c-di-GMP-I-GGC riboswitch aptamer from a Bacillota bacterium, 85 nucleotides, folded computationally.
Model confidence (mean pLDDT): 88 of 100.
RNA sequence: UUCGAUAAGGGCAAACCCAUUGAAAGAUGGGGACGCAAAGCUUCAGGCCUAAAGUCGGAUGACCAUGGUGGCUGAGUUGCCGAAA
Numbered sequence: 001u002u003c004g005a006u007a008a009g010g011g012c013a014a015a016c017c018c019a020u021u022g023a024a025a026g027a028u029g030g031g032g033a034c035g036c037a038a039a040g041c042u043u044c045a046g047g048c049c050u051a052a053a054g055u056c057g058g059a060u061g062a063c064c065a066u067g068g069u070g071g072c073u074g075a076g077u078u079g080c081c082g083a084a085a
Base pairs, nucleotide, nucleotide: 001084002083003082004081011036012035016031017030018029019028020027021026034071040077041076042075044074045073046072047069048068049067054063055062056061
């Protein structure tokens, strides 16, 4: 540097349930495992979700991120074990 077939020590934890929190999306903690070799970390770019506030509208509503999602992708950054060169 590339790779994750075998091995060891292990790590994380989807759905769902409970509690807390939030307008919502969602988040946090406990239980639980669908999966994951960066499913460690960062919203920088794109995507996606939500729409309280704001704008428009007579109204149902529409638009909008400053709210989220790193377990959507790219990028950045740090890193365990093993194999190959």